[in-house]
RNA sequence: UUAUCAAGAGCAGUGGAGGGUUACAGGCCCUGUGAAACUGCGGCAACCGGCCAAGGCGGAGCGAUCCGAUCGGCGACUGGUGCCAAUGCCUGCCCCAAGGGGAGCGAUGA
Numbered sequence: 001u002u003a004u005c006a007a008g009a010g011c012a013g014u015g016g017a018g019g020g021u022u023a024c025a026g027g028c029c030c031u032g033u034g035a036a037a038c039u040g041c042g043g044c045a046a047c048c049g050g051c052c053a054a055g056g057c058g059g060a061g062c063g064a065u066c067c068g069a070u071c072g073g074c075g076a077c078u079g080g081u082g083c084c085a086a087u088g089c090c091u092g093c094c095c096c097a098a099g100g101g102g103a104g105c106g107a108u109g110a
Base pairs, nucleotide, nucleotide: 001110002109003108004107005106010041011040012039013038014037018030019029020028024092025091026090027089042084043083044082047080048079049077050074051073052072055071057068058067059066060065088105093102094101095100096099
């Protein structure tokens, strides 16, 4: 700088009181039926990478057919990240205003 952020996916061990993106405020919620953090295993997604090329697209060829990969498909793809309560839990600023849209901040990828 840019894309996405209403979908999806959890158990065990250690650990001990906190946690829900950093800080603040207000809510609401999770938590000794054990928080954060770490470890192991499992899983989700498909951003990057990898693979495929039936259909579509582009190219070559008189043609059969071949080539390509920005549409598309594959995670039974031993890859790089990420993620696995609740919309990024909700509100805080602006606009129409029931609900929604935008900004800002943040997270993740490239």